[in-house]
Context: one part of a larger RNA
RNA sequence: UGACUGGGGCCCGCACAAGCGGUGGAACAUGUGGUUUAAUUCGAUGAUACGCGAGGAACCUUCCCUGGGCUUGAAUGCACAUUGACAUCCCGAGAAAUCGGGACUCCUUCGGGCAAUGUGCAAGGUGCUGCAUGGCUGUCGUCAGCUCGUGCCGUGAGGUGUCGGGUUAAGUCCCAUAACGAGCGCAACCCCUAUCCUUAGUUGCCAACACGUAAUGGUGGGGACUCUGAGGAAACUGCCCGCGUAAGCGGUGAGGAAGGUGGGGAUGACGUCAAGUCAGCACGGCCCUUAUGUCCAGGGCUACACACGUGUUACAAUGGCCGGUACAGAGGGCAGCUACCUGGUGACAGGAUGCUAAUCUUUAAAACCGGUCUCAGUUCGGAUCGAAGUCUGCAACUCGACUUCGUGAAGCUGGAAUCGCUAGUAAUCGCACAUCAGCAACGGUGCGGUGAAUACGUUCCCGGGCCUUGUACA
Repeated sequence: UGACUGGGGCCCGCACAAGCGGUGGAACAUGUGGUUUAAUUCGAUGAUACGCGAGGAACCUUCCCUGGGCUUGAAUGCACAUUGACAUCCCGAGAAAUCGGGACUCCUUCGGGCAAUGUGCAAGGUGCUGCAUGGCUGUCGUCAGCUCGUGCCGUGAGGUGUCGGGUUAAGUCCCAUAACGAGCGCAACCCCUAUCCUUAGUUGCCAACACGUAAUGGUGGGGACUCUGAGGAAACUGCCCGCGUAAGCGGUGAGGAAGGUGGGGAUGACGUCAAGUCAGCACGGCCCUUAUGUCCAGGGCUACACACGUGUUACAAUGGCCGGUACAGAGGGCAGCUACCUGGUGACAGGAUGCUAAUCUUUAAAACCGGUCUCAGUUCGGAUCGAAGUCUGCAACUCGACUUCGUGAAGCUGGAAUCGCUAGUAAUCGCACAUCAGCAACGGUGCGGUGAAUACGUUCCCGGGCCUUGUACA
């Protein structure tokens, strides 16, 4: 100087406390361990792995296994030689890849071009090493820290600055000061959102005036309003009162749509964990080269005495079922989204129309109103199984989703323990999208609807910051 078992002081964080809802018990989904297997490809493993890489494993993907093939090879370039092909179609063998046979068969300015085959040179490797690396990422942590120049102090390592007194979300700012300044961080500048103004009105809107309809901005028209999207205004402790030297703090203060960082996002300092990734990509070294490369068929990644993580659905009356009736936002759409009509109990099918979209289309559920059930393993709950179907796709046996009828398991609120959340939050309700032929999505990412309770406080648990003391450590 650092590091840390401890002690002291100050401070912070859904860290505790106060609350609300979960997990741990059940069934199922999904990931992991283990076991099994010809193979169950590989990686990720306290926090910081385990609905993670994977934002789509039937074939493909696919790396794994079994079997059948190829060896300049699946792709591309160059050189030389040969041929006029290659492709397509037909026949045969085969599980296919592929092999054999047949049919058909180039252009030319004659220099060659194009294609195939052969030879040669360059291949290829998801093989190893993340402890050789780049890049990217997680975490401490959006924590308030980490440093430098000159000066000064010290023989030196180093110190000072960065400490002290206040203050702040903040090394934020003020005062003091052998320090004076500066950089990376903090904050602000960026985006969304909350209010208003100006401007522009089409595909959006409809107050006033007309027209028209069974009805609808449907039509003329209008820019007022909503909205859209471009520009601006607005918030700064600016004003007032109190406290304070100041920074700043307090106020049921004023004004204001908003008040003291208004709310949210993006943004992650020096570094730590030889953290993660050679299987996204790149790359050093090592290894394979008739195979560790490559093509194909089938299988596997979907196995199942068990254990764990994350979820979904429930155990019911603040509920289930039936009927009626409203109200979003954000997205998507041409091999697509589909109004409407018809058939079907239904998944869906057959027609048909609009839309390359503020134009057409896809658009709620909880809620509300009425009825019924009356506390029961039930009109709760829906697993499992049987049967019949629909759709996608060469193909749903291994191994898809959905529909209808029947079946109707466990489960009556969950031990020790443990997680999330401080406001439009938790809880609850649905909608959309990416991936995608289809889908194992109950996952992920967004969007809006309804909408709480509690925080006395910092003694304690966990993590962190600053100062100080101590030290078996370097």